This is a predicted complex of two RNAs, RNase P RNA and transfer RNA, with 464 nucleotides together. It holds a member of the Rfam family "Bacterial RNase P class A". It is annotated as a ribozyme. Rfam's curators write: Ribonuclease P (RNase P) is a ubiquitous endoribonuclease, found in archaea, bacteria and eukarya as well as chloroplasts and mitochondria. The coordinates come from a structure-prediction model, not an experiment, and the mean pLDDT is 78.
RNA sequence: AGUUGGCUAGACGACCGCGUCCCUUUGCGCUCUUUGGGUGUGAGGGGAGGAGGAAAGUCCGAACUCCGAAGGGCAGUGCGCCGGGUAACGCCCGGGCAGGGUGACCUGACGGACAGUGGCACAGAAAAUACACCGCUCACCGGCGCGUCUUCGGGCGCGACGAAGCAAGGGUGAAAAGGUGCGGUAAGAGCGCACCGCGCCGGCGGUAACGUCGGUGGCAGGCAAAACCCCGCACGGAGCAAGACCAAAUAGGGUGGCGUUAUGAGGGCUGCUCGCCCCAGGCCACCGGGUAGGUCGCUGGAGCCGGCGAGCAAUCGCCGGCCUAGAGGAAUGGGCGUCGGCCGUCGCUUUCGCGACGGCUUACAGAAUUCGGCUUACCGGCCAGCU
RNA sequence: CGGGGCGUAGCUCAGCCUGGUAGAGCAUCUGCUUUGGGAGCAGAGGGUCGGAGGUUCGAAUCCUCUCGCCCCGACCA
Numbered sequence: 001a002g003u004u005g006g007c008u009a010g011a012c013g014a015c016c017g018c019g020u021c022c023c024u025u026u027g028c029g030c031u032c033u034u035u036g037g038g039u040g041u042g043a044g045g046g047g048a049g050g051a052g053g054a055a056a057g058u059c060c061g062a063a064c065u066c067c068g069a070a071g072g073g074c075a076g077u078g079c080g081c082c083g084g085g086u087a088a089c090g091c092c093c094g095g096g097c098a099g100g101g102u103g104a105c106c107u108g109a110c111g112g113a114c115a116g117u118g119g120c121a122c123a124g125a126a127a128a129u130a131c132a133c134c135g136c137u138c139a140c141c142g143g144c145g146c147g148u149c150u151u152c153g154g155g156c157g158c159g160a161c162g163a164a165g166c167a168a169g170g171g172u173g174a175a176a177a178g179g180u181g182c183g184g185u186a187a188g189a190g191c192g193c194a195c196c197g198c199g200c201c202g203g204c205g206g207u208a209a210c211g212u213c214g215g216u217g218g219c220a221g222g223c224a225a226a227a228c229c230c231c232g233c234a235c236g237g238a239g240c241a242a243g244a245c246c247a248a249a250u251a252g253g254g255u256g257g258c259g260u261u262a263u264g265a266g267g268g269c270u271g272c273u274c275g276c277c278c279c280a281g282g283c284c285a286c287c288g289g290g291u292a293g294g295u296c297g298c299u300g301g302a303g304c305c306g307g308c309g310a311g312c313a314a315u316c317g318c319c320g321g322c323c324u325a326g327a328g329g330a331a332u333g334g335g336c337g338u339c340g341g342c343c344g345u346c347g348c349u350u351u352c353g354c355g356a357c358g359g360c361u362u363a364c365a366g367a368a369u370u371c372g373g374c375u376u377a378c379c380g381g382c383c384a385g386c387u
Numbered sequence: 388c389g390g391g392g393c394g395u396a397g398c399u400c401a402g403c404c405u406g407g408u409a410g411a412g413c414a415u416c417u418g419c420u421u422u423g424g425g426a427g428c429a430g431a432g433g434g435u436c437g438g439a440g441g442u443u444c445g446a447a448u449c450c451u452c453u454c455g456c457c458c459c460g461a462c463c464a
Stems, first nucleotide, its partner, number of pairs: 001387008010339004015334002018050001020048013052364001056375002059373005064239004071274004076235005081095005096110001097108004111230002116228002119223002133170002135166003141162002144159006178196006197219001198217008243296004253287006266278003289463003303322008340361009388460007397413004407444001415431005437453005
């Protein structure tokens, strides 16, 4: 200098205040089984305990509660290398592979692109059944020009062509149909060979992903599935304003639709459907009306701390100890002193540092049914491992 | 507390599902018309597609995170 992981989010004392609970004194009201007790309310005193690592975003997974059983199919949504952990997960741990970094280490939505459908703008010959603009070549076929030989039939050489061959080079593009080299050829090309890459087969190691070795095939055919989709797995829905109980109040009203014994309206799973169930002066929608009070759910729990053990780890097991907000439109705040910390100035000092004075004591933020994660925000400080 | 939706020009919206050129109306500006104004006609300008990152050759559009705004949800009968 960097990288990874963890901890912390000032400490103590006294004061004032806020809301919760408990104990206690007392005034008043009501009531009973009346020297006493219960209950409601007001005032006073004492005590206990009172935000976070993210309480946040509400992105996942659950607990819990209800939906008249929580059933089949379709649709839909999510996830996707392998193994393990967990109540569960899209989370965590370990491993594999790929990419980045000198390295410690970091990152990865990491199944399938010969199952199918579609896309790849512009440019370019061609964007996936490959193709030929510039270019290269004249071996085969055909004619032309020049030279040369001739036994006058033609032969040979050179040059430029047509048809034809080629895909090496150029050019286009984000991307061009294995790469490099040698051979080969008229020119070329996996056309042949070596190495690398790729596919297939087999051996060995590994639980597996995969790795490695050997053989074999001249190459199987680009990108994208955070395009539709296919494969595998999972998922019923709603959410504490869930839901249960008590109390209070009214116009138990109006309008519209559907239906009244059914091959059936409507409702019961907040997509559809099947099945099942319920129902007859009923069901649905809208308008209007009333109450907006209390109790429970509500915090002891997949809980926290310590030790030992198993495991590389996540995590799990055993033992001991602890109780740590439960208010409900919502409290958890403020200033003071000491210590600590940080910053600035000055002085001393070789340095480390020491002293004086002044200032600050801060960031992000804040419980609302409860947990496990992820993500996001954050002034700083400390510790440990590694490069 | 829980659930749902929206963000594109000065304003109101389309485009997003199925990725390649960002559009419409009103408003603004210029010109024509008119004695002048309005109306009308012709034309022009104006966009970090709320922000950041990712997938892709390429993102307003697909995915993730984040910011802001809006709406709905009590019980009785």